[in-house]
Molecule: Glycine riboswitch aptamer
Organism: Anaerolineales bacterium
RNA sequence: ACAGUUUGCAGAGAAGAGAUCUCUACCAAGAGACGCCGAAGGUGCAAGUCUGGGUCAGGCGAAGCCAGAUGAAUCUCUCAGGCAAAAGGACUCUGCAACUGAA
Numbered sequence: 001a002c003a004g005u006u007u008g009c010a011g012a013g014a015a016g017a018g019a020u021c022u023c024u025a026c027c028a029a030g031a032g033a034c035g036c037c038g039a040a041g042g043u044g045c046a047a048g049u050c051u052g053g054g055u056c057a058g059g060c061g062a063a064g065c066c067a068g069a070u071g072a073a074u075c076u077c078u079c080a081g082g083c084a085a086a087a088g089g090a091c092u093c094u095g096c097a098a099c100u101g102a103a
Base pairs, nucleotide, nucleotide: 002101003100004099006098007097008096009095010094011093012092013091018034020033021032022031023030024029035083036082037081041079042077044075048070049069050068051067052066053065
C1' cells in the first nucleotide's frame, strides 16, 4: 500500500406508539389520569467453556448429576427515553482521522 470484530467526527438514509383527557398555560413546557412504543442509554439470560464436588467391583476414556464463574442479540424488561412536526434515533453507506494488524 492494504485490511479491520475498534474509536471519534462529518454527510445521507433510518421505524414504532394518544396532535388523548383535566389544570397552569399561545405553541412548547410543568403537574395529574388513563392507554401505548422500542432503535439513545441501561437490565436479564441460551448453548458452549472453565473450576470444584459427587457417583460407578477394578483400569482407561467420555457423558449424565449438584454448585459457582464466564457467556450474545434487532431477544427480553420497559428503569430511562419516546408516542403531530422539529429534535433525538439503534443500524447501514461514503469520506476523514486515530488505533491495531500487515507488505